[in-house]
RNA sequence: CAUACGACAGGGCAAACUUAUCGAAAGAUAAGGACGCAAAACUACAGGGCCUGAAAGUGGCAGCCAGUUUCCGAA
Numbered sequence: 001c002a003u004a005c006g007a008c009a010g011g012g013c014a015a016a017c018u019u020a021u022c023g024a025a026a027g028a029u030a031a032g033g034a035c036g037c038a039a040a041a042c043u044a045c046a047g048g049g050c051c052u053g054a055a056a057g058u059g060g061c062a063g064c065c066a067g068u069u070u071c072c073g074a075a
Stems, first nucleotide, its partner, number of pairs: 005073002012037002017032006035063001041068003047065002049061003
């Protein structure tokens, strides 16, 4: 230095649930909240998958896998 890994400390994010708003729904946003997370950061027709919908990829999910990038630091 690279890869892998996750002890201490610091900082970060925030599931369920509640309230309000938007939406046909899935779901989203804000506030509270904290189950968890080293990528729980970013990427959603054009990788797979899932949800919604009678259907239309119409809409949604990155906290399912995946891709890209990446803080700190012992053994």
Molecule: c-di-GMP-I riboswitch aptamer